[in-house]
Molecule: small-subunit ribosomal RNA
Organism: Phaeomonas parva
RNA sequence: UGAAGAGUUUGAUCAUGGCUCAGAUUGAACGCUGGCGGCAGGCCUAACACAUGCAAGUCGAACGGUAACAGGAUGUGCUUGCACAUCGCUGACGAGUGGCGGACGGGUGAGUAAUGCUUGGGAACUUGCCUUUGCGAGGGGGAUAACAGUUGGAAACGACUGCUAAUACCGCAUAAUGUCUUCGGACCAAACGGGGCUUCGGCUCCGGCGCAAAGAGAGGCCCAAGUGAGAUUAGCUAGUUGGUAAGGUAACGGCUUACCAAGGCGACGAUCUCUAGCUGUUCUGAGAGGAAGAUCAGCCACACUGGGACUGAGACACGGCCCAGACUCCUACGGGAGGCAGCAGUGGGGAAUAUUGGACAAUGGGCGCAAGCCUGAUCCAGCCAUGCCGCGUGAGUGAUGAAGGCCCUAGGGUCGUAAAGCUCUUUCGCCUGUGAAGAUAAUGACUGUAGCAGGUAAAGAAACCCCGGCUAACUCCGUGCCAGCAGCCGCGGUAAUACGGAGGGGGUUAGCGUUGUUCGGAAUUACUGGGCGUAAAGCGCGCGUAGGUGGUUUGAUAAGCGAGAUGUGAAAGCCCCGGGCUUAACCUGGGAACGGCAUUUCGAACUGUCAGGCUAGAGUAUGGUAGAGGGUAGUGGAAUUUCCUGUGUAGCGGUGAAAUGCGUAGAUAUAGGAAGGAACACCAGUGGCGAAGGCGGCUACCUGGACCAAUACUGACACUGAGGUGCGAAAGCGUGGGGAGCAAACAGGAUUAGAUACCCUGGUAGUCCACACCGUAAACGCUGUCUACUAGCUGUGUGUGUCUUUAAGACGUGCGUAGCGAAGCUAACGCGCUAAGUAGACCGCCUGGGGAGUACGGCCGCAAGGUUAAAACUCAAAUGAAUUGACGGGGGCCCGCACAAGCGGUGGAGCAUGUGGUUUAAUUCGACGCAACGCGAAGAACCUUACCUGGCCUUGACAUGCAGAGAACUUUCCAGAGAUGGAUUGGUGCCUUCGGGAACUCUGACACAGGUGCUGCAUGGCCGUCGUCAGCUCGUGUCGUGAGAUGUUGGGUUAAGUCCCGUAACGAGCGCAACCCCUAUCCCUAGUUGCUAGCAGUUCGGCUGAGAACUCUAGGGAGACUGCCGGUGACAAACCGGAGGAAGGUGGGGAUGACGUCAGGUCAUCAUGGCCCUUACGGCCAGGGCUACACACGUGCUACAAUGGUGCGCACAGAGGGCUGCAAACCCGCGAGGGGGAGCCAAUCUCACAAAACGCAUCGUAGUCCGGAUCGCAGUCUGCAACUCGACUGCGUGAAGUCGGAAUCGCUAGUAAUCGUGAAUCAGAAUGUCACGGUGAAUACGUUCCCGGGCCUUGUACACACCGCCCGUCACACCAUGGGAGUGGAUUGCACCAGAAGUGGUUAGUCUAACCUUCGGGAGGACGAUCACCACGGUGUGGUUCAUGACUGGGGUGAAGUCGUAACAAGGUAGCCGUAGGGGAACCUGCGGCUGGAUCACCUCCUU
Repeated sequence: UGAAGAGUUUGAUCAUGGCUCAGAUUGAACGCUGGCGGCAGGCCUAACACAUGCAAGUCGAACGGUAACAGGAUGUGCUUGCACAUCGCUGACGAGUGGCGGACGGGUGAGUAAUGCUUGGGAACUUGCCUUUGCGAGGGGGAUAACAGUUGGAAACGACUGCUAAUACCGCAUAAUGUCUUCGGACCAAACGGGGCUUCGGCUCCGGCGCAAAGAGAGGCCCAAGUGAGAUUAGCUAGUUGGUAAGGUAACGGCUUACCAAGGCGACGAUCUCUAGCUGUUCUGAGAGGAAGAUCAGCCACACUGGGACUGAGACACGGCCCAGACUCCUACGGGAGGCAGCAGUGGGGAAUAUUGGACAAUGGGCGCAAGCCUGAUCCAGCCAUGCCGCGUGAGUGAUGAAGGCCCUAGGGUCGUAAAGCUCUUUCGCCUGUGAAGAUAAUGACUGUAGCAGGUAAAGAAACCCCGGCUAACUCCGUGCCAGCAGCCGCGGUAAUACGGAGGGGGUUAGCGUUGUUCGGAAUUACUGGGCGUAAAGCGCGCGUAGGUGGUUUGAUAAGCGAGAUGUGAAAGCCCCGGGCUUAACCUGGGAACGGCAUUUCGAACUGUCAGGCUAGAGUAUGGUAGAGGGUAGUGGAAUUUCCUGUGUAGCGGUGAAAUGCGUAGAUAUAGGAAGGAACACCAGUGGCGAAGGCGGCUACCUGGACCAAUACUGACACUGAGGUGCGAAAGCGUGGGGAGCAAACAGGAUUAGAUACCCUGGUAGUCCACACCGUAAACGCUGUCUACUAGCUGUGUGUGUCUUUAAGACGUGCGUAGCGAAGCUAACGCGCUAAGUAGACCGCCUGGGGAGUACGGCCGCAAGGUUAAAACUCAAAUGAAUUGACGGGGGCCCGCACAAGCGGUGGAGCAUGUGGUUUAAUUCGACGCAACGCGAAGAACCUUACCUGGCCUUGACAUGCAGAGAACUUUCCAGAGAUGGAUUGGUGCCUUCGGGAACUCUGACACAGGUGCUGCAUGGCCGUCGUCAGCUCGUGUCGUGAGAUGUUGGGUUAAGUCCCGUAACGAGCGCAACCCCUAUCCCUAGUUGCUAGCAGUUCGGCUGAGAACUCUAGGGAGACUGCCGGUGACAAACCGGAGGAAGGUGGGGAUGACGUCAGGUCAUCAUGGCCCUUACGGCCAGGGCUACACACGUGCUACAAUGGUGCGCACAGAGGGCUGCAAACCCGCGAGGGGGAGCCAAUCUCACAAAACGCAUCGUAGUCCGGAUCGCAGUCUGCAACUCGACUGCGUGAAGUCGGAAUCGCUAGUAAUCGUGAAUCAGAAUGUCACGGUGAAUACGUUCCCGGGCCUUGUACACACCGCCCGUCACACCAUGGGAGUGGAUUGCACCAGAAGUGGUUAGUCUAACCUUCGGGAGGACGAUCACCACGGUGUGGUUCAUGACUGGGGUGAAGUCGUAACAAGGUAGCCGUAGGGGAACCUGCGGCUGGAUCACCUCCUU
C1' cells in the first nucleotide's frame, strides 16, 4: 500500500518552453442503436408568467345553537303505512363565538463577502406544548357574534335596531420562595369541562386553568479565528469612536436621544467595485493540493417588487393583515379580486429535465379524552438507458474446410466450427396455477407484487466506434490539393493502410461514439517541488523607514515548542470488521477516523521576552600610505580657426575618379603680430580612484572614502530593505551667456536605374559655462547586497613585517586588479577563493511566441516623454548552446590552358548545318547554362516516317490456341493512284508404325493481337556531369549527456588521403598508383604475299636464282627501380643537380571514372508497373511534309590574298576498304563519265595520283589572274522516280568580302597551326563524325586578379542549404480592438422636494358597556387631528459600468499583387541600445554607450 508517460520546434542533438493526447468524473446534451430486472437520479436556463385541482386544519369533553342528513318521540291527515307538522330527545353537525395549530412540515437560492456560515468559547435573556416540585382555583359584573328584522351595493362586503352563551371580556377578594422599593412598605392571578357514585348536601377520578421554582429541548445576543477576486479601488468614518444621563428591549449594547470629548478603521489591505448562499461533504490527485457545493443532512436568506406593523411563547409570517408599485382577472365603471421559489400541470425560455396518478397501509406531524379527521410531508406507482449494478440474446458436436463475399504471386488464402446438419438446455420473456414479508389485536395504496410450481419453443432479444504515429487493429476498389478528414503531428495534386465504399481485423457492449465540465498527467505557479551570465527573469546605483533575520554567556519566564489528560469535532458519507436482499449495486450493526479547536497539568534543549555580563561582528581614537575620488579659484604651452602686416604667384582643395567650393579684388604656401574658444599629445599600463554614472595639463584652498601597523575604548550598536529619499552618460527642454573646432537639420556636388544614404564642399541648433528640469541607455561582468567555508600556479598596483651577502635581494603577511586551472557546478558554452562551487539572511524579478512594454486609467514632467500596466484576437511554435554541412563582395595553404606570356580562331562576309521564332493541312518527336543547338540522325527524293490529306481493312501486317477446307507455290489478263478486287494457267509435294503428323495458305467464331499513345516525377538498363578531382567510408578503441568527434587534424612532401615523422588511436575497405593495350631501344624465334647487304643472272622492274644479314611483319623476352653519385632536408619521406642510358623520375598516349550530386537525359533503341484507344490513338496504300522563311543564335567551311594565286616540272606517307564489291591496262569524251574487263575474298590485285613542300615562269596591291556566292545554258551518274528535293561536270555569269565592335574560344610539343588521305553510314547524296600520316612553331616572369576545384579555420538568423533567408510602406479581403461629436440603459454618491400604511409622541375636536363617583363627573379607551421617523416617487448634480456611433488609429490573418533591399557572411556603410532631427518605405544622420563585431597587427598570458 503509494507516484509510468507519449507526440510536436531541428538536417540531426541536448536544453528551455508552450500546445496536444492516453486516465478518472458528470443533475449532462446530441448522433446511431436498444431485451430484462434491482437501486438511485431527473428545470443547471426565465427568483419568467400562470388556467384547473389539491397542499392546514381540528376540537360539540369550551359555547350559544340546529341550516343539512339519519334515528326516535309527539301530533294531524287519512288510502294503516305513507305524507305533513312539532320536539335538539339522540347520532351527529353547516355557519358562528372560543381554544390550540396555521412561526412546523414542503419549496427556492434572488439577495448576502458578513446582521451569514464553520470551529471553539461567553453572559445580560426568553421559552407554548412536555417532565418534576410547591401553592392556589373564592365571589361578582357588563357585553358580543351567531340569530331575527330593516337597509346599501352589480359584486366583494357592509350599516342600523333588537335578543343571547362561554374555558371570550372586566373589576373585587386572596398574595409568596414573585416584582418594585426610599427597606417603612406597595403591587400582581385563575375557568371550567367530562365520567362514576350520591343521602342531592356533596365525594371521587380524568382533563383543563392561575402563581412560583427547577429540568429538558428550542430560540435571541456577544467574542476570537477561519471563510472569494481586483491597488488600473488608498485613504474611509459624523451616531462616526468613547463617556455621562435618560429612554427602549425578553436581554447587553449608539439600539435611540441629549450633553461632553475627538476619537475609530486602514498597506497584517480599510473604503469601493465585481462575483458568490455557507457547511458536512462530492470529484480528482500518491500526497500536498485543485475544482465543485445537484440529490441526502445542518445553518441562513427569501416568498410578485418595496415598506410596515398586528396577533402570538415564537413571525415582522410562502398558501395572515395594511399601504405603495408593476402585472393579470371580474365589473352594472361606482368599485373589487389575485400571488405555484408547495404537489401535479400549462405557456415561455432553452441543447435539456417526468404524471393535472394511488394511499394515508407504514413513518412522522396538527387538533382531539378518544373514536377519528386532516396531511401533494411521506409511502408507493407511472415516464426517461440519465447513472451504477446484475442477467440474457444459447450450449455441445460438426471439414466436402459447402455456397457466397473479399484478397491473390492463379498455387491458394481468409471470413471459418463460423453456417447448415445432429444432440441438448430453458435463465430472461410469454401463458397457467399458487402465493408471502412489510402488521405488535384491527387496518395493505403498492398488488395478486416478490417468490414458488407447471407449460411453451432456440423459440422473442446486438449494436456502436475505430484500424498513419501517439494507440490495440490492413488490404482492395473509387476519387485525384477535388470531394473530404483532422485531438496534435498532419493526410488528399493517378498506385492514399489518413478521404468514400467493401472485405478483414481491434475495442467496448445494452450500450457505443461525439460535444461540454472538473481534476490529473502539468515539477507548466514548484509548501511538499522550479528558476533568473547567454533560454522569460537582478531594480542604473546608493542611503534608509516598516518588516524579516541576527554573535557569545548566566538567570528568570513559558508565547512558540514537546508530552499527558479532559471536552468537543451532529447524523449520513469515506475506511475496516460483520449482517440482510440468490450475487452485486443497495441497505444495515459496530469500530476506526474526522489530520481541527478549546481547557488543563507537566517539561525547559532551541526560538522569543525580561534582566545582568563578554569581545571574535560593528564602530571610535592614534600614527602613516597611494590615488584622473569630488568642489572652487587661478594659471600654462602645443594645435586648429579668424584678423592685421610682409614675401610670393597661379593655382589650392578634395576623391576610387571627379565636381561643388576657395583664388589675379592675390588664395594655397611662408614669416611676424594679435584675438578667441575648446581640449589637455608624450607619460599611459587587462595601471589607479569612485556606490554607480564617471574621473586625465599644472598650482592653491575646501572635502568624501579606502588600506596598513600597533595599542586603547564602546559593548551586538549588525545584515538586508517593501514604500520613501538622493545621485544618475548621452541626447533633449527652459532662462541668460559663450561660440575656435566638430556637426543632426539644411544646401550644393558626385555615385546610382533611383540615392531623401554611404563619399566630397559648406553649414544651423547643439557640443562649452551658470542656474533649473528630464530620469532614460547593450546604465553590461547582460552575474542584487551581506557573511562563512572549499587545491594550487603566474603577472600586476599599493601598504607592512622578518632576514641577510644591503640587492633590479630572499621569505612572509594584508587590501585591490588580471590570466590559467583541482574538486565541484552547468543544457552546453563556460565559471572556478573577485564562483555561475558548498551553505545561510534579506530584497527584486520570471512563467510560450506575437498583440505590447502597447491601449485605457492613475502618478510625474514645460514639452519630448517616463513609470505603473492589460485584454480581445492569432500561431504551434518562438528560444539557448553545441554539431555536421553549405555559403561569405571572411582568412590561410594548394592545384588546373584558370589567369598571365604566346600562337591561331569565333563574333563582321558568302555558303553549309543545327536550333529558336514565324508560317503551314503537316512543317512528327525528343534534347535547353556549363553538361541542348554538324545533338538522337554512321547520311529524310519513295522507303525510312513516327506528321498531314485522301482512299481502304477489322481476330487484323505479327504470336499462341480451336474448327473446317486446301499442298505450298505459280502463269496471264482486266479495273484502280495504289492498297485491293475479279477472272485465269500450271502444280498434288514431305514423314509415317498407314491411324495420322509437320510446315504453309484460305475461311469462321472467340480468347486475344497491336499502339513511336501518356507518365524518365512509378521504374530497370544505359549514358552525361562535377572529375581522372583526391577524395569517400568502416571495425575496434577513446572522448562527448548527445548529435558527433578522433582516425582523415598537425610538420614536411607528392600528380595523388603519395609517402615520412608526430599523434588516443590502431587497423581495414572503395578510390590514387601498379597490373592491361599502343608507342620509343635492343635481343630471341619465324621468313611469304614483305626485305635485298653480299653473290649470280637480268628485259633493269627484288624482275629471277639465291639469301635470313637489314627494314618490316608478329609471337616471346630484356630494359627504368630515385637503382648509383653529390647537395638540401630532421639521420625520414622527398626534392635539386649529375653520371650512365634508346628512354629519368607517372618516358608519351589509351583503356580504366570511388561514396555520391543534379527527381540531369532517355517509356521514340530495348525492357517494364499503372493509365488510355480497340471498325481505331491499330493496320495497308498514293501524294505531300520533316527541305517552308521577315528574322535571331550556335557550330563549321571558303575567303578577303604575294609566307599568295595561276601554269609547268618534280619528291616523300600512314592507316584503311573491297564479291549486291574494288576494278587495272587499253579505247572514247574538254570533263563528270562511258566502253572494257585482266587481277583480287587481298603484306600478292585494286581504290590510289598523296597534298602542302621543292624548282622554274607569271601576276605587282587592284575588289585584282584575289574571292567564289548567285544565276543561265548544256550535260554525267545513281535510282521505279531527281518537280517540290540529290551529287557531280563543262561553258558563261562574277555577289558580299580589303582581317572583322562589345565580347569570346582552343592550345604547353611531335602539341598549336597547316597539308592532304581513308573509313563507317550509304543505290545516290559530307564543309559533319571517326581515324591516318606529312610539314611543324611561339610562350609560361609568375599566382595579385577572373573561373572551377581540394584541405584547414572563422562567422551565420542558411539546411529546398545564397538561385538561401528576410524587413517595412502601399493596394485588396476578413477579424477583434483603442479614440470618437454623442445616444440609450444599469447602478450608485450628495443636496432638496415629497410623504402612503404603520409605530411612537402630543391632543384644543367627536364618541365612549364593565371601574370609581359627591352622580355633576372622573379614570381609562376608541375615532379624528397633528408632529417625528419612513417606502414608492420627483428634481438637480456627480461617479462607475454596459451597449451603440459618422469618422478615425494602429494591430492580426490571408499559395502565387506593387516599391525597394534594412537585417543574417566584414550582408557589401559592422550591428545593436538610448536620445534627437529627417525621409515613400524598410531606414539615414548626429551625440554618447555596448560587443551579443569579421579581418589584420601589437601587447599580455598559457602550452611545448